[in-house]
Context: one part of a larger RNA
RNA sequence: CUGGGCGUAAAGCGCGCGUAGGCGGCUAUUUAAGUCGGAUGUGAAAGCCCUGGGCUCAACCUGGGAACUGCAUCCGAUACUGGGUAGCUAGAGUAUGGGAGAGGGCUGUGGAAUUCCACGUGUAGCGGUGAAAUCUGUUGAUAUUAGAAAGAACACCGAUGGCGAAGGCGACUUCCUGGACCAAUACUGACGCUGAGGUGCGAAAGCGUGGGGAGCAAACAGGAUUAGAUACCCUGGUAGUCCACGCCGUAAACGAUGUCAACUAGCCGUUGGAGAUCUUAGUAUCUUAGUGGCGAAGCUAACGCGAUAAGUUGACCGCCUGGGGAGUACGGUCGCAAGAUUAAAACUC
Numbered sequence: 001c002u003g004g005g006c007g008u009a010a011a012g013c014g015c016g017c018g019u020a021g022g023c024g025g026c027u028a029u030u031u032a033a034g035u036c037g038g039a040u041g042u043g044a045a046a047g048c049c050c051u052g053g054g055c056u057c058a059a060c061c062u063g064g065g066a067a068c069u070g071c072a073u074c075c076g077a078u079a080c081u082g083g084g085u086a087g088c089u090a091g092a093g094u095a096u097g098g099g100a101g102a103g104g105g106c107u108g109u110g111g112a113a114u115u116c117c118a119c120g121u122g123u124a125g126c127g128g129u130g131a132a133a134u135c136u137g138u139u140g141a142u143a144u145u146a147g148a149a150a151g152a153a154c155a156c157c158g159a160u161g162g163c164g165a166a167g168g169c170g171a172c173u174u175c176c177u178g179g180a181c182c183a184a185u186a187c188u189g190a191c192g193c194u195g196a197g198g199u200g201c202g203a204a205a206g207c208g209u210g211g212g213g214a215g216c217a218a219a220c221a222g223g224a225u226u227a228g229a230u231a232c233c234c235u236g237g238u239a240g241u242c243c244a245c246g247c248c249g250u251a252a253a254c255g256a257u258g259u260c261a262a263c264u265a266g267c268c269g270u271u272g273g274a275g276a277u278c279u280u281a282g283u284a285u286c287u288u289a290g291u292g293g294c295g296a297a298g299c300u301a302a303c304g305c306g307a308u309a310a311g312u313u314g315a316c317c318g319c320c321u322g323g324g325g326a327g328u329a330c331g332g333u334c335g336c337a338a339g340a341u342u343a344a345a346a347c348u349c
């Protein structure tokens, strides 16, 4: 390279948008680039192959043929692909009307709890554990009543519930704003799919500057446990956790399953919307978009998947190629740093 693969064996980029490129609906007509046919020229000789001849045979030498699958030019064909033109509406999109939603950003508000502060009541313990101790308390704690402050998180509702491309999103409220879905018409007329580079978003932790700091809590200190205990348990406790702006760019970023489209038995739930029919307006059935549980065929090494496919196909991208060395070294790029990304080899089994 080919081939074969990528849920769990090696392998789907964390997720979008999108450039080049690749691929692309129906009809008519034109062109004849791809494609197909024919002709001419060329494709050196030798060699290989076929068939004759000559050395006693053979190797070897020699005659003829075939082949040289290619290229160029000319003449044709027009189904398919491509180019041009004209149209179409089934893909895609726009308009109108709806209802749903923790989708995003900003603003304000709320109650429960916790801690702290000051007052009252009240007295000897409290706290903590397997048991204890460190800690805390007669300078009056813990408990309890009412008050004030602060920060963070939003019980119940809450749900194999909802929304979002993913990360993720949960009190209430104002304003701004994205997307999906449904119904019926009208409009545009292939405007589409994928997407190397590129670009944006991207949990937690971490970093920079400035705030904030109740609770929790790496590091750290003490008490226990233990042979030891740099731990598990306990008492404290700083970064951090929170906010603003800027960086970082990684996760078992998981459905360990790329995106888009079409097709292929059924049954049972659930969410919001819409329509029609039945009808005792209780509901039942159907259509559509999600979200779950079983299962036919089929697939799979098995487990399992099974219209939300891992089934049957098509388009495009990414990735894999024995284990270790190693996601390391070196170099490049990025970063304030931590480091990230790209990514070997020797050697060894």
Base pairs, nucleotide, nucleotide: 003321004320005319006318007303008302012317014201015200016199017198021194022193023192025088026087027086028085029084030083031082033081034080035077036076037075038074039073040072041071042070049065050064051063052062053061054060091191092188093187094186095185096183097182098181103177104176105175108172109171110154114150115149117147120144121143125136162169163168206247207246208245209244210243211242215241216240220236221235222234223233258316259315260314261313262312263311266294267293268292269291270290271289274287275286276285277284298305299304322349323348324347331342332341333340334339

This is a predicted structure of a 349-nucleotide part of an RNA (small-subunit ribosomal RNA, central domain) from an uncultured prokaryote.
Its mean pLDDT, the model's own confidence on a scale to 100, is 86.
The full RNA is in RNAcentral, with records from ENA.